[in-house]
The RNA shown here (small-subunit ribosomal RNA) has 1407 nucleotides and comes from an uncultured bacterium. The sequence is in RNAcentral, with records from ENA and SILVA. It matches the Rfam family "Bacterial small subunit ribosomal RNA". Rfam links the family to the GO terms structural constituent of ribosome and ribosome.
RNA sequence: AGAGUUUGAUCCUGGCUCAGGACGAACGCUGGCGGCGUGCCUAAUACAUGCAAGUAGAACGCUGACUACUUUAGCUUGCUAGAGUAGAAGGAGUUGCGGACGGGUGAGUAACGCGUAGGUAACCUGCCUACUAGCGGGGGAUAACUAUUGGAAACGAUAGCUAAUACCGCAUAACAGUGUUUAACACAUGUUAGAUGCUUGAAAGAUGCAAAUGCAUCACUAGUAGAUGGACCUGCGUUGUAUUAGCUAGUUGGUGGGGUAACGGCCUACCAAGGCGACGAUACAUAGCCGACCUGAGAGGGUGAACGGCCACAUUGGGACUGAGACACGGCCCAGACUCCUACGGGAGGCAGCAGUGGGGAAUCUUCCGCAAUGGGCGAAAGCCUGACGGAGCAACGCCGCGUGAACGAUGAAGGUCUUAGGAUCGUAAAGUUCUGUUGUUAGGGACGAAGGGUAAGAAUCAUAAUAAGGUUUUUAUUUGACGGUACCUAACGAGGAAGCCACGGCUAACUACGUGCCAGCAGCCGCGGUAAUACGUAGGCGGCAAGCGUUGUCCGGAAUUAUUGGGCGUAAAGGGAGCGCAGGCGGGAAACUAAGCGGAUCUUAAAAGUGCGGGGCUCAACCCCGUGAUGGGGUCCGAACUGGUUUUCUUGAGUGCAGGAGAGGAAAGCGGAAUUCCCAGUGUAGCGGUGAAAUGCGUAGAUAUUGGGAAGAACACCAGUGGCGAAGGCGGCUUUCUGGACUGUAACUGACGCUGAGGCUCGAAAGCUAGGGUAGCGAACGGGAUUAGAUACCCCGGUAGUCCUAGCCGUAAACGAUGGAUACUAGGUGUGGGAGGUAUCGACCCCUUCCGUGCCGGAGUUAACGCAAUAAGUAUCCCGUCUGGGGAGUACGGCCGCAAGGUUGAAACUCAAAGGAAUUGACGGGGGCCCGCACAAGCGGAGGAACAUGUGGUUUAAUUCGAUGAUACGCGAGGAACCUUACCCGGGCUUGAAAGUUAACGACGGAUCGAGAAAUCGGUCUUCCCUACGGGGCGCGAAACUAGGUGCUGCAUGGUUGUCGUCAGCUCGUGCCGUGAGGUGUCGGGUUAAGUCCCAUAACGAGCGCAACCCUUACCGUUAGUUGCCAUCAGGUCAAGCUGGGCACUCUAGCGGGACUGCCGGUGUAAGCCGAGAGGAAGGUGGGGAUGACGUCAAAUCAGCACGGCCCUUACGUCCGGGGCGACACACGUGUUACAAUGGCCGGUACAGAGGGUAGCUACCUGGUGACAGGAUGCCAAUCUCGAAAGCCGGUCUCAGUUCGGAUCGGAGGCUGAAACUCGCCUCCAUGAAGUUGGAUUCGCUAGUAAUCGCGCAUCAGCCAUGGCGCGGUGAAUACGUUCCCGGGUCUUGUACUCACCGCCCGUCA
Repeated sequence: AGAGUUUGAUCCUGGCUCAGGACGAACGCUGGCGGCGUGCCUAAUACAUGCAAGUAGAACGCUGACUACUUUAGCUUGCUAGAGUAGAAGGAGUUGCGGACGGGUGAGUAACGCGUAGGUAACCUGCCUACUAGCGGGGGAUAACUAUUGGAAACGAUAGCUAAUACCGCAUAACAGUGUUUAACACAUGUUAGAUGCUUGAAAGAUGCAAAUGCAUCACUAGUAGAUGGACCUGCGUUGUAUUAGCUAGUUGGUGGGGUAACGGCCUACCAAGGCGACGAUACAUAGCCGACCUGAGAGGGUGAACGGCCACAUUGGGACUGAGACACGGCCCAGACUCCUACGGGAGGCAGCAGUGGGGAAUCUUCCGCAAUGGGCGAAAGCCUGACGGAGCAACGCCGCGUGAACGAUGAAGGUCUUAGGAUCGUAAAGUUCUGUUGUUAGGGACGAAGGGUAAGAAUCAUAAUAAGGUUUUUAUUUGACGGUACCUAACGAGGAAGCCACGGCUAACUACGUGCCAGCAGCCGCGGUAAUACGUAGGCGGCAAGCGUUGUCCGGAAUUAUUGGGCGUAAAGGGAGCGCAGGCGGGAAACUAAGCGGAUCUUAAAAGUGCGGGGCUCAACCCCGUGAUGGGGUCCGAACUGGUUUUCUUGAGUGCAGGAGAGGAAAGCGGAAUUCCCAGUGUAGCGGUGAAAUGCGUAGAUAUUGGGAAGAACACCAGUGGCGAAGGCGGCUUUCUGGACUGUAACUGACGCUGAGGCUCGAAAGCUAGGGUAGCGAACGGGAUUAGAUACCCCGGUAGUCCUAGCCGUAAACGAUGGAUACUAGGUGUGGGAGGUAUCGACCCCUUCCGUGCCGGAGUUAACGCAAUAAGUAUCCCGUCUGGGGAGUACGGCCGCAAGGUUGAAACUCAAAGGAAUUGACGGGGGCCCGCACAAGCGGAGGAACAUGUGGUUUAAUUCGAUGAUACGCGAGGAACCUUACCCGGGCUUGAAAGUUAACGACGGAUCGAGAAAUCGGUCUUCCCUACGGGGCGCGAAACUAGGUGCUGCAUGGUUGUCGUCAGCUCGUGCCGUGAGGUGUCGGGUUAAGUCCCAUAACGAGCGCAACCCUUACCGUUAGUUGCCAUCAGGUCAAGCUGGGCACUCUAGCGGGACUGCCGGUGUAAGCCGAGAGGAAGGUGGGGAUGACGUCAAAUCAGCACGGCCCUUACGUCCGGGGCGACACACGUGUUACAAUGGCCGGUACAGAGGGUAGCUACCUGGUGACAGGAUGCCAAUCUCGAAAGCCGGUCUCAGUUCGGAUCGGAGGCUGAAACUCGCCUCCAUGAAGUUGGAUUCGCUAGUAAUCGCGCAUCAGCCAUGGCGCGGUGAAUACGUUCCCGGGUCUUGUACUCACCGCCCGUCA
C1' cells in the first nucleotide's frame, strides 16, 4: 500500500466482498509447564446456609464463679457460714464513638447528572492540627434488676429499686451572635477594623503518680485559624427523531412573610403578564458520565468490562427521625408485590457485600486460608473486629516466556503416494552412533516479603515542687508469615512423559491420485459439482500458525462509500418550474481609533493510573517502579498586517435624473377581411364522399358542384427570420387607452444603499374541477364501417364533454439548455437584432471602433468520454437547492393543502450483486447508399399427379446391425447384403482363445481314409518331417504364464480427413501516428475491376495469408520422332481390303517450342481503365474446362476406414459354425427411371464417334437355338487381336384411340453365374396388358457446344437387384428489358437495452 466482482472487450460511476487490528467473548477439534492479569455482557430475577460492623470495664450500675486479705458468728482451733476490700474476667443493659466509610450494582437519569473553567461579599464541616480562654455549683429521673402479668411467638404491660462522661436548670464570658455608630475598602447586595448595649456554654469526668493548694495524659466547653470533606450558583461542551412546532399557570418577574447551613417561587399572600422556542423549546425513543480503551497516517469513528474520579440506586413506591454528615445496602415508619413462621389472634424477611443455590442463557469460578502485610472502626494501650485486603483454588479467557531434544548418519532401507514403469517423493526423515538435561520424577537444602508494636534492662532529653508517674529519642535482648517447605539452589535418573489445528480455483502462501457424477456436498465474494473436479469426500504431498488453531458475533480500518482535512449534481444518483423578499451568510476604495477573532511571552490548571520517550527491578518478557514529555481550558502583559466593531471620507458597485430609439411584454375596449359550417333562394342532375382497397355516411323529399343573400363562433394566411419581447409559463390581424421592463448616450444627483436567500409571498402550459354563458370547426368517451387470428388500436363516417368567454380552484409537465443565481478574469473567426461614435461623401451605402442581445465554428483549458469552450461544463469568490447501489417506491402510514381528482412531505420489512453512464468491436434492423450471384426477371426442360426402382421416417419383428437427419441427412458411408461380407437375431460349440509376440518342453502333432453331426467339432484305422557352419533353425502341436481380443461407450477428451458459408474477397501483421483505454488508422474516400484488381488522393509506410499467375487439359501453328498409326507419289496384289515392297508428305500419336500482352489503332479519361461486330489473328480482353478453398464459423460429420486418451467386458460385450435378418409393409417424404404419344410407335435398309476395358479375361469366325445362350475354334498381356454405337438418313405402315401409346402386374417355358438362386439374383421367349391423356399449392436445374436429347465405356463384381455413380462422345437450342421485389453475399454509414449476437433480448397473465 491494495485486491476481486457489472462488459465480448474498455474507461468511468457505483455498490457488495476480502486481506489488518481488537475483544470481559462463545462454539468445534486439540492440549506439556510457568509468570502476570481477567472471569453473569442475559433475569436491577428469586434466594437455603454461613460469614461481611463493631468497639470501649481507663464513662456507668451490675453479674455468677475463683484467688488474696480484713472482720463477725458457730465451734471439733482450723473448718463452715456471712459481710467488706482488692485483683482478674464478663453475658445482657445504660452511655460514648463508629454503623453516612469500606464493599456491590448501573435500574433510573438527556440533567448543572457528568466533564472543563470559574464563583460563594449566599454556606456548613465530627474526628485531626495550631492558638486563646475555661472546666464552678446543683437537681430529678431511668434501663439493667426484683415482683406480678399478657402472648404460640415476635414482643410487651404494671408496680418497685439504682448509677453515670445519660438527662435538666443555675453561675462564669468575648476575639462569638445581634442592634447602633465611626473609619477604610470593594464587585450590586456588602466586607474589614474600632467603640458600645443585649444574648448564649461546660462532665467537681476517667486513669496514673502523689497525698499539698497538685502534676501529667485522655476526655469535655466556648472561640479563632488551618486542613479535610461537603452544599449551592454560573460560562462552555455532552445521542437520535421535525412523519414531535409550538410549550408554560408557581408558569416569568416584583413586594411582604415563612423556611434553609445557605441564595432562590424553595413555600405562601398580593401585584404585573410575562418566560422558553427554527442557534430546535415541548414531546418521544435510547443512554449512567468521565479519566480512558480499541481502531486510524491524522482528522475522526466506535466503546465506557477490569483499575481510578463523580453520580444514582439498595425488593417496588413514599416519608421523615437521629446525627457534623443520611432522607441511610446489612436503621425506623407507612403502603404494594413476593417468600417464610403461626396455636389464625398475629408476626418475620430483603445477597445490585463474600462464597454459594435455583432460574434465564451461547456463556462467566471455591459455600477455601489469613488478618503475617497495606488500610479502616473503636480503644490510653495491649487488643478486638474487618469476605476491605493479602493469598491460595478453578477456567488456554487473554498477554508473555519455555519445552516436546542436539550433532553425525545414503544400501537414499522398509512402507506409503505418484508414475511416461525408467523413476520421483515423504527423506537425513527413520534405523544406527555420539551427546545434552531446559522441563519432568525422586531426594536434600531453603528464602525476600518483618517494618513495627509489646515486654525486660539501660542511656539522653522535655516537663514537673518532685529523683514519682508521663512524653520524645536511642541501645541490647526476646517475640510476629496466611501464602509455604512455595520461589530458588544442589544431586541422581533417563530422549526417556509432552503436537495439534486450519488451508492448498482466484483474491491468498501451498497439487496430485482415487471416489462421486448438478447427486452427495462446498461457498467470505466471484463461483465449483451434469464421467478425466488442483473448488465436493478421502489419501499422499505441500503451505501457514503453533499449546494452540479455526468458526461465529461485534467495533474501527481499508471506505475519498457523508468527502473539515477530502466528493459531487449537462448525459452515471443529484439544480428547486420561475420570481420577489424577512431572518441568516458573504460583501468596493481611503484614513483614524479599538483589540473580539489572530500572533507572541508568562503564570496557572487539566487527580493518580494509562499512552509516548528515557532509565531501573523480577534470569528475559509480560508485569512492576522512577523521571520526563505531549496537548486542552483559564488569567495577565504586549503587537496591529488581515477579518470584525466604531467614526470620518470617496465613487468605480448599486440606484436616480435628463435625451433617445426598438419590441407578438401585460390589461381593457372597439374594428376588419379570408376560410369553414349552417340557413334561404336560383341554376342543375345522379351521384357525392372516403380509402392502400373499400364500406358505414349523404343524395331523386334534388345532394355534390355553382351563383346570390344572410347568421354564428373560433383562429388570424402572406410578412416570418436558430428575428423580437418577457423572470419563467408564454406572447403573432388592425386601432385606441392604461401600464411593466430592458437597451443606448450623457455624467447632473445619492454615496456601498450590494449579492444570495431557509421559512414566507406571488406567478405558473396542458388537462381537470365549480357556477353561469357560448359552441362554427376540431374532437377524449361513445356509435358505426373497415383491417385483423382477434383489433376494446392505427384508417374511414359520425359525435358528447372539452377546446372559447366571465368569476374562482387546481399547482403539476421531458415546467429541458435535462446546465440555480451574482461578480471578475481568460485566443480568435463568422452571421444576425437594437443603439452610439468615427472616416468618407453632395447624400445614401461600403469600411473602422464600441455597448447590449441572439446563433454557428474553433484554440488553450476542462471532461469518464461524448462534448463545453467569453451565452463555459475553463480559472476563482459568495449564497441557496440537492445526491449517496438497484428494486420495493415517489409506494404505505402520519401531517399539511385541495370541492374532488390529487398534490406536497416521505419510510420500513424483504430482496439482488449488481443497476447505470460514455465510448469500442461485431451481429442484427419489415434503416439508408453502392455493388455482385441462374438471386429475381426473360426463356428452355423438369419435380409435385401415375407405375416401378432406390434411400429415409414410421410401424412391425427374435433381428429387421450401426451411422448420416434444415440449408450442409435421405441412388448418403455402400464403387455392388443369396452364403461370405455382417457388425444384428436364434441355435450349437471353444476359453491363453480365430490371428500376433516372448519363455521353456515335445518331434509327427503332418498326410490319407472311415464314422457321428446341420456344420463347427468329436472319435477310429493306416502312414511317418526338412535344412544345418551341429550351436541351432524352419514347420507343427498340446500345456503354463505374461498377454490377446472387443464394429462395446464417449466425435462434447482427440489426431487425421471431410462438408458448409464460398472460389465469397476477404483476413491479418511490423513500425509509425491517434486515443486514458477497448481500439482506430493502414483496409476509409473518388474512380475502376471478376477480384483489398489497379490508379489517384491520403498519418501512414511496408509486408504476409487469400485474388491473379505459375500446373493439367482443350482450341492453332512449328519442330523432332515414325510403330502396332498413316498412304499423296512409285511398284506389286485382291471379289474387296495399307494386304505387300516402299515412304513419313498428310491424318494421327507424344515430346519440345511458339502464340494473347489491352501489344496496335480510334474515342474517352489525370491515371487505372472502359468503349469500338475496329485491324490482325486459330483464339481478344481471366479464350473454355479442371486442380487449387485465406483468417475463421457451425462443441457441423466421422471412436463403424484408420490411429488414439479415458471408461467398460474377460467360460464373454471375445471367438467358430449352421440357419435367419439387414429385402418385412397400413402409411409419409426425398432422389430417380419409364411414360402418357404422331417432332411419335413399329418394320426394313443405311451412315458417322470418343474414351476406356481385356489372360480364372475380351473373344473374331463357324455350327445349333426365335432368343438368352451353348458347342467348337482363332487372335491378343493390346495404337497390332477383341468388346461395340444410338439419335440421324432413306423407304413402308399405324391416324388420335387408353390405341400397333404405355409397359406395371401375373401365368408358363427356358438360359447363365455360383456348394447353394425358397426367403432373395440377372437374362430370354410365349402369353397377360394395370395406372397413366402432361399433373394443386408449391418447387428444381440451366446463360453455349450450355440446356435438352441420343447412345457408348468403366469401377465394384462369380453373378447381380445399376433406372445409381464416374467418364465419353453424337445431335444441338431459346432468352437476359433490367435490378423495384424474393434469397444469399460484399462494402460504407446509421440505430440498438442484442454480444450464446433477432432462432437475441424482454413485458404481462396463469400454473